[in-house]
């Protein structure tokens, strides 16, 4: 000096873990969500119609839980691959 070979760096891939979020289920709206609307009120001569409080159901917003699955994101780490350049080691050859 060259060759290998490993390491650190750098990407590619795959699967984990943390944390969010989706999505599931459960709570949740006196009244300013929907629907339905006892009682009661209004109109009408009558049949009927109108508004609509509570109750009842639904759903939003929120909020509580769970994990087979989706996502996202990491100063995680784990495996594989890759190879220009950098740095470090080791080995062998040659040269001085």
């Nucleotide at each position: 000096u060259u060759c290998a070979g490993g390491c650190c760096c750098c990407g590619g891939u795959g699967g984990g873990c943390a944390c969010g979020a989706g999505c599931c289920c459960g709570c949740c709206a006196a009244c300013u969500c929907c629907g339905c609307c006892a009682g009661g009120g209004c109109c009408g001569a009558a049949a009927g119609g109108c508004a609509g409080c509570a109750a009842c159901g639904g759903u939003a917003c929120g909020u509580g839980g769970u994990g087979u699955c989706u996502u996202g994101c990491g100063u995680u780490g784990c495996a594989u691959c890759g190879u220009a350049a950098g740095g470090c080691c080791u080995g062998a050859a040659g040269c001085a």
Predicted 3D model of a 96-nucleotide RNA (Bacterial small signal recognition particle RNA) from a Gemmatimonadota bacterium. Its mean pLDDT, the model's own confidence on a scale to 100, is 77. Rfam family: Bacterial small signal recognition particle RNA. A reference for the family is Rosenblad et al. (2003), "SRPDB: Signal Recognition Particle Database", Nucleic Acids Res.